A computed fold for a 491-nucleotide part of an RNA from Leptospira sp., annotated as small-subunit ribosomal RNA, 5' domain. NCBI's taxonomy places the organism under Bacteria, Leptospiria, Leptospirales, Leptospiraceae, Leptospira.

[in-house]
Context: one part of a larger RNA
């Protein structure tokens, strides 16, 4: 000098930030991911009907984002720079071409059952942008072939062959719009590989059989021992392999004149994880926090046959601890998902609440006022000091409070839309608020009394055994100030 700090004493206000560093311990309750009826057939309600409203189901998109945490990880991580002629990319943009004609099911529903429940079985009927053939093939993929480029594996541009391969509709009176299919390009976001860099220990010196390389095959979006069969015997290591310990990494942050040292809270980027361990499914994308399956531990329900659950999301509870907040408001703004739109959802976010936890700002009055009042303290008893301090006089009126007015943030051609909030701000009235540590030297600031190596102090040196500026109290003083000290940690 700095803290995500804690403790002691004290405490007026505002702005901006920050707030479980411990137990990746366990969690009651509520909420945190839905949306589309302009994909589809139905149920219910209203209506004479047309139609409208609403709901479970099929279907689509989203749920892989956003939010949390740092357990693991010393390298499948991160940072910087490259490679991908070894690769993928939903939605979006641009371009080209198409969107023909059929089929069989199934949920909801209904009937009959099983079960305490979770749930579930069988029969029957039905729709689609759900599913499956057929047609067409601009193209794409494959075969044959030519040119250009490349060190090579190969890349790219043509020609040819006719082998393989598409589609879905909805709204609207219509125009048209929104979709769907096949390609090419872009954008965005990834995957993989390489080089370099950043901890400790040698009281860890040898390590390694899919190990290192090759050939054939498999697998992946993709190179590759990634996997497999065979063959060879390699590969790493004192420039520290292997083993052990510790640890998420970075932009940054703190300190320092710098070089360095320390650190990785908040904010931003990347990674990893989601009770513990394992696995795949769906999908453009996951081996998926609020999805599935299996195992384990724990908790709960049960009619004992069987079931349910996962706060390292936001609040909140218990425990642990020196220690860390409200079971708040709103989708008004910004952003995200769905939708043609209206809109719906959004504990992301915007706000409010609590905490002097930090930084910054403001205030606790200003001027005059000497009989230098009283009281206190000291005293050489003369006085000195507290001290212009008080009283008193004249002014002022900040914050809070009360009353009146009252925003910006709200985008637009116009209208409408504000959680915060009747908040900030303006006007009037009215009026409150100082402590803490220290005073032997370092180190700014001294006297009196009490105590008597006792009680005690102490960062170091050291004080205290009867005149203690060092202990305790008081007057006075010094420093900082809504804080001040102590402790802890780093430089």
């Nucleotide at each position: 000098a700095a803290c995500u700090a804690a403790c002691g004493c004290u405490g007026g206000c505002g702005g901006c930030g920050c707030g479980u560093c411990u137990u990746a311990a366990a969690c009651a309750u509520g909420c945190a991911a839905g949306u589309c009826a302009a994909a589809c057939g139905g149920g219910g309600c209203a209506g004479c009907a047309a139609u409208g409203c609403u709901c479970a189901g099929u279907g689509g998109c989203g749920a892989a984002c956003g939010g949390g945490u740092g357990a693991g990880u010393a390298a499948u991580a991160c940072a910087u720079g490259g490679a991908u002629a070894a690769u993928c990319u939903a939605c979006c943009u641009u371009u080209a071409a198409g969107u023909u004609g059929g089929g069989g099911a199934u949920a909801a529903c209904u009937c009959a059952g099983a079960g305490a429940a979770a749930u579930u079985u069988g029969g029957g009927a039905u729709a689609a942008u759900a599913c499956c053939g057929a047609a067409u093939g601009u193209g794409a993929c494959g075969g044959u072939u030519g040119g250009u480029c490349a060190a090579a594996a190969g890349a790219u541009c043509g020609a040819u062959u006719g082998g393989u391969u598409a589609a879905a509709g909805c709204a609207g009176c219509a125009a048209u719009g929104c979709g769907c299919u096949u390609a090419a390009a872009g954008a965005u976001g990834g995957g993989u590989c390489c080089a370099u860099g950043g901890c400790u220990g040698a009281u860890u010196a040898g390590c390694u059989a899919g190990u290192u390389g090759g050939u054939g095959g498999g697998g992946u979006a993709a190179a590759g021992g990634c996997c497999u069969a065979c063959c060879a015997a390699g590969g790493c290591g004192a420039c520290g392999a292997u083993c052990a310990g510790u640890a998420g990494c970075c932009g940054g942050c703190c300190u320092g004149a710098g070089a360095g040292g320390g650190u990785g809270a908040a904010c931003g980027g990347c990674c990893a994880c989601a009770a513990u361990g394992g696995a795949a499914c769906u999908g453009a994308g996951a081996c998926a926090c609020g999805g599935u399956c299996c195992a384990u531990a724990c908790u709960c329900c049960u009619a004992c046959g069987g079931g349910a659950g996962g706060c390292a999301g936001c609040a909140g509870u218990u425990a642990a601890g020196a220690a860390u907040c409200u079971u708040g408001c709103u989708c008004a703004a910004u952003g995200g998902g769905c939708g043609a739109a209206a809109g719906c959802c959004u504990g992301a976010a915007g706000c409010a609440g609590c905490g002097a936890c930090g930084c910054c700002g403001c205030g606790u009055g200003a001027a005059c006022g000497a009989u230098g009042a009283a009281g206190g303290u000291c005293u050489u008893c003369g006085g000195a000091u507290u001290g212009u301090a008080a009283a008193g006089u004249u002014c002022a009126a900040u914050a809070a409070g009360u009353a009146g007015g009252g925003a910006c943030g709200a985008a637009u051609a116009a209208a409408g839309u504000g959680a915060c909030g009747g908040u900030a701000c303006c006007u009037a009235c009215c009026u409150a608020a100082a402590g803490c540590a220290c005073c032997g030297g370092c180190u700014a600031a001294c006297u009196a009394c009490g105590u008597g190596c006792c009680a005690g102090c102490a960062g170091c040196c050291g004080c205290g055994g009867u005149a203690a500026u060092a202990c305790g109290u008081a007057u006075g003083g010094u420093g900082c100030a809504a804080g001040c000290g102590u402790u802890g940690u780093u430089c």
The prediction has a mean pLDDT of 85. Rfam family: Bacterial small subunit ribosomal RNA. Gene Ontology terms of the family: structural constituent of ribosome and ribosome.